[in-house]
Source information: A computed fold for a 469-nucleotide part of an RNA from an uncultured bacterium, annotated as small-subunit ribosomal RNA, 3' major domain. Rfam family: Bacterial small subunit ribosomal RNA. Gene Ontology terms of the family: structural constituent of ribosome and ribosome.
Context: one part of a larger RNA
RNA sequence: UGACGGGGGCCCGCACAAGCGGAGGAACAUGUGGUUUAAUUCGAUGAUACGCGAGGAACCUUACCCGGGCUUGAAAUGUACACGAAUAAUUUGGAAACAGAUUAGCUAGCAAUAGCGUGUAUGUAGGUGCUGCAUGGUUGUCGUCAGCUCGUGCCGUGAGGUGUCGGCUUAAGUGCCAUAACGAGCGCAACCCACAUCAUUAGUUACUAACAGGUCAAGCUGAGGACUCUAAUGAGACUGCCGGCGUAAGCUGCGAGGAAGGUGUGGAUGACGUCAAAUCAGCACGGCCCUCACGUCCGGGGCGACACACGUGUUACAAUGGGAGGUACAAAGGGCUGCUACCGGGUGACCGGAUGCCAAUCCCCAAAGCCUCUCCCAGUUCGGAUCGGAGUCUGCAACUCGACUCCGUGAAGCUGGAUUCGCUAGUAAUCGCGCAUCAGCCAUGGCGCGGUGAAUACGUUCCCGGGCC
Numbered sequence: 001u002g003a004c005g006g007g008g009g010c011c012c013g014c015a016c017a018a019g020c021g022g023a024g025g026a027a028c029a030u031g032u033g034g035u036u037u038a039a040u041u042c043g044a045u046g047a048u049a050c051g052c053g054a055g056g057a058a059c060c061u062u063a064c065c066c067g068g069g070c071u072u073g074a075a076a077u078g079u080a081c082a083c084g085a086a087u088a089a090u091u092u093g094g095a096a097a098c099a100g101a102u103u104a105g106c107u108a109g110c111a112a113u114a115g116c117g118u119g120u121a122u123g124u125a126g127g128u129g130c131u132g133c134a135u136g137g138u139u140g141u142c143g144u145c146a147g148c149u150c151g152u153g154c155c156g157u158g159a160g161g162u163g164u165c166g167g168c169u170u171a172a173g174u175g176c177c178a179u180a181a182c183g184a185g186c187g188c189a190a191c192c193c194a195c196a197u198c199a200u201u202a203g204u205u206a207c208u209a210a211c212a213g214g215u216c217a218a219g220c221u222g223a224g225g226a227c228u229c230u231a232a233u234g235a236g237a238c239u240g241c242c243g244g245c246g247u248a249a250g251c252u253g254c255g256a257g258g259a260a261g262g263u264g265u266g267g268a269u270g271a272c273g274u275c276a277a278a279u280c281a282g283c284a285c286g287g288c289c290c291u292c293a294c295g296u297c298c299g300g301g302g303c304g305a306c307a308c309a310c311g312u313g314u315u316a317c318a319a320u321g322g323g324a325g326g327u328a329c330a331a332a333g334g335g336c337u338g339c340u341a342c343c344g345g346g347u348g349a350c351c352g353g354a355u356g357c358c359a360a361u362c363c364c365c366a367a368a369g370c371c372u373c374u375c376c377c378a379g380u381u382c383g384g385a386u387c388g389g390a391g392u393c394u395g396c397a398a399c400u401c402g403a404c405u406c407c408g409u410g411a412a413g414c415u416g417g418a419u420u421c422g423c424u425a426g427u428a429a430u431c432g433c434g435c436a437u438c439a440g441c442c443a444u445g446g447c448g449c450g451g452u453g454a455a456u457a458c459g460u461u462c463c464c465g466g467g468c469c
Base pairs, nucleotide, nucleotide: 008469009468010467011466012465013464015460016459019423020422021421022420023419026315027314028313029312030311031310032309033308034306035305042053043052064301065300066299067298068297069296070295076124077123078122079121080120081119082118083117084116087104088103089102090101091100092099093098106115107114108113126290127289129288130287131286135284136283137279138278139277140275142273147186148185149184150183151182152181153162154161155160166177167176168175192267193266194265195264197235198234199233200232201231202230203229207224208223211222212221213220238261241255242253243252244251245250304442317416321375322374323373324372325371326370327369333364334363335362338357339356342353343352344351345350382413387408388407389406390405391404392403393402429452430451431450432449433448434447435446
């Protein structure tokens, strides 16, 4: 000077408390450990690993294993020599890769030669091999916590201190006052984006008040620029005004006005640093190592194994529910190897036609809700695992190892011990929809979108983390 204390003071945070819903018990999905295996590729491991890298493992991916091939090599490049366009077709062996054979087959230039390709030789290659404790870059975490420093001055022999402390205040080292300090920088805040209000401009594909036409119905048509909306520019909120408290900063008021009130809400934004934190397998890169192999191509297998243990989820255990019929209302996205209205076939997944749309134009397109009927508390008309059979689709190919449909089967499960997690408002809970990746999909995951829509916070003694003295 820090760090630490079952030392003290002050103060914060879904930290506790007050509430609501979960996890821990069941089945399944998924990740991990372990075990197994020819291989079950590698990495991530308290918080800060474990639906993580992976925003798509049947082949490919793929790095692993077995087997079969190649050796200037799958790709890139220099030089020398030789030959020939490139390439296409046929054929033999083969699981393929590949190897062998046959046929057709160049351009510019008079030529030398050049372009392009193949082969040989050689310099380079190649390596998801090792080291994240040699590194760059990027990232997690403390933590969106309010801190971390500098110049000059002053103090101290010095390390260093002061400033940055103290009082008040703030979400904040945010300010005010005081002051051997005076200033300044990185952080805070603001500037950026979205949402909430209004105005202006612009009206097509969106909209429809008035006028007219028109339909079973419908902005369907003429038309309109009002409204909604779209998307660009502005306005608006600043403790600005009023009352109270205070020297001030500021605090407070079911005060005003206002769509919004004291940071309006959400996002983006992460200081100096900490953990020799993570990543050599995204990429780059030093060093080391392999070079007929630790490189590379192909076929098949594996990454999907299963006495077990843990994490994260999905579905349930039911009546605020299950089933059947009828009926209403979104947002945000996506669409040409695509999304497909509509018609026909099929119980269905889907198939066959057909048309619109390169999209504010056409399509994908809601569920919970509401109405009626039914079930009557039961392992059930709850629950759907598992298994049998028959199919659909994608794809060269669904045995290992895809999704979906129909019929049958109908397991565990009666609200879950100790313990533990999330959440303070359009939040939790609950309901569906979309997207990326993608041929298909193991998505119950991730990232978004809207619909319905709560309870509780006395308080800071205690647990955890953090800030200042």
Model confidence (mean pLDDT): 84 of 100.